Overview: This is a predicted structure of a 1476-nucleotide RNA (small-subunit ribosomal RNA) from a metagenome.

RNA sequence: AGAGUUUGAUCAUGGCUCAGGACGAACGCUGGCGGCGCGCCUAACACAUGCAAGUCGAACGGAGAGAGCUGGAAGCUUGCUUCUGGCGAUCUUAGUGGCGGACGGGUGAGUAACACGUGAGCAACCUGCCUUUCAGAGGGGGAUAACGUUUGGAAACGAACGCUAAUACCGCAUAACGUAUCGGGAUCGCAUGGUCCUGAUACCAAAGGAGCAAUCCGCUGAGAGAUGGGCUCGCGUCUGAUUAGAUAGUUGGCGGGGUAACGGCCCACCAAGUCGACGAUCAGUAGCCGGACUGAGAGGUUGAACGGCCACAUUGGGACUGAGACACGGCCCAGACUCCUACGGGAGGCAGCAGUGGGGGAUAUUGCACAAUGGGGGAAACCCUGAUGCAGCGACGCCGCGUGAGGGAAGACGGCCUUCGGGUUGUAAACCUCUGUCUUAGGGGACGAAGGAAGUGACGGUACCCUGAGAGGAAGCUCCGGCUAACUACGUGCCAGCAGCCGCGGUAAUACGUAGGGAGCGAGCGUUGUCCGGAAUUACUGGGUGUAAAGGGAGCGUAGGCGGGGUUGCAAGUUGAAUGUGAAACCUACCGGCUUAACUGGUAGACUGCGUUCAAAACUGCGAUUCUUGAGUGAAGUAGAGGCAGGCGGAAUUCCUAGUGUAGCGGUGAAAUGCGUAGAUAUUAGGAGGAACACCAGUGGCGAAGGCGGCCUGCUGGGCUUAAACUGACGCUGAGGCUCGAAAGCGUGGGGAGCAAACAGGAUUAGAUACCCUGGUAGUCCACGCUGUAAACGAUGAUUACUAGGUGUGGGUGGACUGACCCCAUCCGUGCCGGAGUUAACACAAUAAGUACUCCACCUGGGGAGUACGACCGCAAGGUUGAAACCCAAAGGAAUUGACGGGGGCCCGCACAAGCAGUGGAGUAUGUGGUUUAAUUCGAAGCAACGCGAAGAACCUUACCAGGUCUUGACAUCGGAUGCAUAUCCAAGAGAUUGGAGAAGUCCUUCGGGACAUCCGGACAGGUGGUGCAUGGUUGUCGUCAGCUCGUGUCGUGAGAUGUUGGGUUAAGUCCCGCAACGAGCGCAACCCUUAUUACUAGUUACUACGAAAGAGGACUCUAGUGAGACUGCCGUUGACAAAACGGAGGAGGGUGGGGAUGACGUCAAAUCAUCAUGCCCCUUAUGACCUGGGCUACACACGUACUACAAUGGCGGUUAACAGAGGGAAGCAAAGCGGUGACGCAGAGCAAACCCCUAAAAGCCGUCCCAGUUCAGAUUGCAGGCUGCAACUCGCCUGCAUGAAGGCGGAAUUGCUAGUAAUCGCGGAUCAGCAUGCCGCGGUGAAUACGUUCCCGGGCCUUGUACACACCGCCCGUCACACCAUGGGAGUCGGUAACACCCGAAGUCAGUAGCCUAACCGCAAGGGGGGCGCUGCCGAAGGUGGGAUUGAUGACUGGGGUGAAGUCGUAACAAGGUA
Repeated sequence: AGAGUUUGAUCAUGGCUCAGGACGAACGCUGGCGGCGCGCCUAACACAUGCAAGUCGAACGGAGAGAGCUGGAAGCUUGCUUCUGGCGAUCUUAGUGGCGGACGGGUGAGUAACACGUGAGCAACCUGCCUUUCAGAGGGGGAUAACGUUUGGAAACGAACGCUAAUACCGCAUAACGUAUCGGGAUCGCAUGGUCCUGAUACCAAAGGAGCAAUCCGCUGAGAGAUGGGCUCGCGUCUGAUUAGAUAGUUGGCGGGGUAACGGCCCACCAAGUCGACGAUCAGUAGCCGGACUGAGAGGUUGAACGGCCACAUUGGGACUGAGACACGGCCCAGACUCCUACGGGAGGCAGCAGUGGGGGAUAUUGCACAAUGGGGGAAACCCUGAUGCAGCGACGCCGCGUGAGGGAAGACGGCCUUCGGGUUGUAAACCUCUGUCUUAGGGGACGAAGGAAGUGACGGUACCCUGAGAGGAAGCUCCGGCUAACUACGUGCCAGCAGCCGCGGUAAUACGUAGGGAGCGAGCGUUGUCCGGAAUUACUGGGUGUAAAGGGAGCGUAGGCGGGGUUGCAAGUUGAAUGUGAAACCUACCGGCUUAACUGGUAGACUGCGUUCAAAACUGCGAUUCUUGAGUGAAGUAGAGGCAGGCGGAAUUCCUAGUGUAGCGGUGAAAUGCGUAGAUAUUAGGAGGAACACCAGUGGCGAAGGCGGCCUGCUGGGCUUAAACUGACGCUGAGGCUCGAAAGCGUGGGGAGCAAACAGGAUUAGAUACCCUGGUAGUCCACGCUGUAAACGAUGAUUACUAGGUGUGGGUGGACUGACCCCAUCCGUGCCGGAGUUAACACAAUAAGUACUCCACCUGGGGAGUACGACCGCAAGGUUGAAACCCAAAGGAAUUGACGGGGGCCCGCACAAGCAGUGGAGUAUGUGGUUUAAUUCGAAGCAACGCGAAGAACCUUACCAGGUCUUGACAUCGGAUGCAUAUCCAAGAGAUUGGAGAAGUCCUUCGGGACAUCCGGACAGGUGGUGCAUGGUUGUCGUCAGCUCGUGUCGUGAGAUGUUGGGUUAAGUCCCGCAACGAGCGCAACCCUUAUUACUAGUUACUACGAAAGAGGACUCUAGUGAGACUGCCGUUGACAAAACGGAGGAGGGUGGGGAUGACGUCAAAUCAUCAUGCCCCUUAUGACCUGGGCUACACACGUACUACAAUGGCGGUUAACAGAGGGAAGCAAAGCGGUGACGCAGAGCAAACCCCUAAAAGCCGUCCCAGUUCAGAUUGCAGGCUGCAACUCGCCUGCAUGAAGGCGGAAUUGCUAGUAAUCGCGGAUCAGCAUGCCGCGGUGAAUACGUUCCCGGGCCUUGUACACACCGCCCGUCACACCAUGGGAGUCGGUAACACCCGAAGUCAGUAGCCUAACCGCAAGGGGGGCGCUGCCGAAGGUGGGAUUGAUGACUGGGGUGAAGUCGUAACAAGGUA
């Protein structure tokens, strides 16, 4: 510090996710030791048991025990026991009294508050114990617990009477530097006022104890200090406005009360204030801070442990005592709960330490000790102390250590993988030599302990040290597709499963599971949860708003924010200096202590803050004064659909009346509905009425926006220009607020010509609640109200300033010109182009989206949703404000390359058109589908499967079926044995096979053996079994279409572009020109073969001038080898002077002459595992092998491809008459001759072929038939034959005779062909024993037509749109049906919460007091004073009642939403998406 994920790819936007750190954690697997820390986050739920606050006998009276001393009595074992007295050191202590139980310890429920933090203030306060100073303590009194007696009660606990003490209580005395009141003086303060000195009057104290004593500890009043508290104030301190108004003691005053003290704190009266958009009130949540975690920081989150403050102590209320409490282990009352009970009444409060139950994912021992530190009491000893110090449990965290070290290659065994060679585990192990940390055993053994000595250790026989033994007892967890370090095998087969995101898994999974190996960390490792980071993804540092989310529809204007030049003052902001504070701990740096570290000590810094004082005066601010340029006023002009009101006008539509006139009109893609013989449409004249204003008219004008258009008049708003008279910053923006605000809509009343939602009819259509047509009502118009929204758009808030230009246009002014036009300058408006700059790009560019300032509004992933609920507005429709649950990993922008379009342009092709011949109808052949079958083997499937693989299924082929057989096998290699086997013959069998007989007796040799054959055994063979979606190879297709790319350069952030586009031209990316491109490659073309002409050479079997042969010849035909020839080369025209095109000449041939071979980058997971090869899987007495027979040839049917026809351009007969080319031939082609009607047979010349043979070419010509199911056509069938073959039944071909079916030119539709082509005619070959109407070739005869590119199909180039990229066979919307999820409404139902009103009213303070009681003081007494009880009153918790508010749960039913596999219906959107 970044990375993954939207796309085919790109950039940017934007969310989601990951890598880091942390934790009071939990869970899973695992677990050796030690140190230091930490350990109920949930039920502030309930608690058994024990302990956690006592102490003082030197405050007091008792009581008890009691060493010892000393009496009496009794018993007797005469020195013991028992009983009973006195004194009594000492000890214990219930009670009175004092101090302490307000600290320490716990918890975080409540609290949004002066609670906390920070900084001030108290001239408005208190402070026990402590320190210090001053002064003092004289003399009295009356009670009361304990105790005793009686008594009530189950108990808790009392009651009555009697006795008694004090440092308990109460008068009196003394008294000021105290307090209060009234004076005087000095001085200080921000105000009230304070302080000091002084005078008068009044008032107020006290306690003793110990000790022989000294003295000590106490007591009282006052001052000061310290400590601790109380109160007040500035600032800071969460969320919600779908909480906007709150408040009656409320705000203030006067006077009282109360308090330690100020104060509505409380009360009476008076006034009506006070708080609030700078967020009151209400609701929700929450203890606050030092700090902690994270972060570069700013921040964000958090508040466990440690420390400070606060609050609470079962819930609520209350006071008492006290220096201090409204009191955790005190009291009273009320409520809930638990316990005891004799039913009358009582007791209790673990959020102290342990512990229990419960809750929970989850959190420890009913331990030891007061030795240390600290606290309470005490004079002290000492007592108490679950504070604390320690130990126990827990890997909960941090830190440290160990599980061994060195050597050791035959690189062992085993495992895993393997290309079978090996690799890896791996120096790892074994083995050798060592060490002893931890562990273990034994021995020694602390510091912590202070103060003057001694004593005192829970931890603990612990840490630590020494010795011995022994490698012995001590390694796991996660991960290995990318992010992210680390790979193979097997299993599984969209299953099981994984997953943080992207995503893996459908038979070769580095992603699941296991194993081997590897990576990481390590006594831990992973997972989950939470926080920060990454996230500049709330942006102060540090973001945005034309199109990604985002500018308010517009204006006016309030608060607020911001604001021109000069001078001067102040010093609030600002800056500097000094100072106080910012507790300690924490943090940082350095130095120390534990062996190190964690941990811990010291010193310094830091704590970025707040306060005070001083200084400065640039900037902001405030005050004063001044200026004119911002702004405004006045003056003179000026343009305009600016607004409102009134009036006027013509054209057109419609309607009415009248005339002319006759059969149609109207409407559409085509029609129909509709109108019309009752006279329409058309036309003429007159009239009525409403609405809108052609031309002018213009990216022209005006207005803030919405918007404004005939003409005239009136009223009225604003702008611009000129000049510079006046004011003198009067300005800009603008949350709320107010006003305006298209269309549609609503209300009331008018009006209504045209148009026209709804509606009706006609069409279209599968349907058509649409598009089209005919009608037609609201509405559109006017007046007055309402609504308040629009793609209210420049998708661009307002103001101001600055920053190159060019060119239009509207309005003004000035200059120049005699004047006009033209020209120049300038201001305001409105457009286009364009530079810098900006931008993700597109684009914007003085009318900014540039550079800056100010102010406002708005955004923060998509969907849910602008929805729900609430509130406000509205007559309603609806508007404004505006969520959440839940779902997804995207949604969206700009641009790129493709593909596509019922987008456009250009061009090509037998693509259409023009023609010729067909197919589709018939019969037959053949292939396919389907069906059938034991099997009808398999494959091929739009074009590009279907006379295809198959260039030839009777057996074989053959892969299929039935039956019969074989199991190292029909075939290959290796080992052992033998040297035979075999040919041939016989028998059985359907055959394979089995049994028997059995001639000859092999070849090579280095003499070892090998070849060959048989037998045996195991390794293995074998598979036309699967997967063409695991593959190689081969092939088809687009397409013989003209395209497909690269290097360098340039442009672009980039994908990419350019080149390859453009203007011409071509069959062609062919060539030329131009051009930020210049070149190149694969394709095109050419080179190759063939054909057309010719030359030369050569020539037999060819040819021939010789009658034939022989022979001869090299002229001709021909053969075959080498050449020539054709290149737009020449001429003319056109063209840009080019490329080229057109015409012509010459030529055998003319513009690639014809044909062939040749197939770019790629596409179709195209075809083929059955040509072959091959991975993996499967079978192995069978899915292998052999044999016989059958099947591949079936047959209601459908399709493709062909053949033959339907006839006269023909059939038949004759002519045995003429003319080819290319092939084949030895297990072959076969002549002549003979036989047969014929197929063919007999026979066999010649020929391994320019020699011989196949071989006859056929269409042709002549005659006949005369339009018929025929003298057409030949299917089918019968009979008789021929050929091949082991064998023609299933199932071959041919011949003769006989038979003589459909068929009369073929519906929709559809195919081929542009010249030696189509059509037609025959011939040959491969395969092959035999079997073509198929296939591959060959020649003969030999046409018609092409205007042209609108349309159909396919293709190429450019361009455009796109929501497509599996690419239109794409994408995608909504209803309905089903399942699940969350949610709104809902008659209601059940709870919670906070207030309010009323009722009741405990305890208790306060107040009153007629009743009762009463020790201290006064009084001689009566009595008084004072006090208590009781009663009453105010207030008052809980409770009750009530109506609302708010919040949650639930609810028949219901609404929409989301998600889901391949459901249903349509086709809305994306292309002009077929109606933009």
The prediction has a mean pLDDT of 84. Its Rfam family is "Bacterial small subunit ribosomal RNA". Rfam links the family to the GO terms structural constituent of ribosome and ribosome.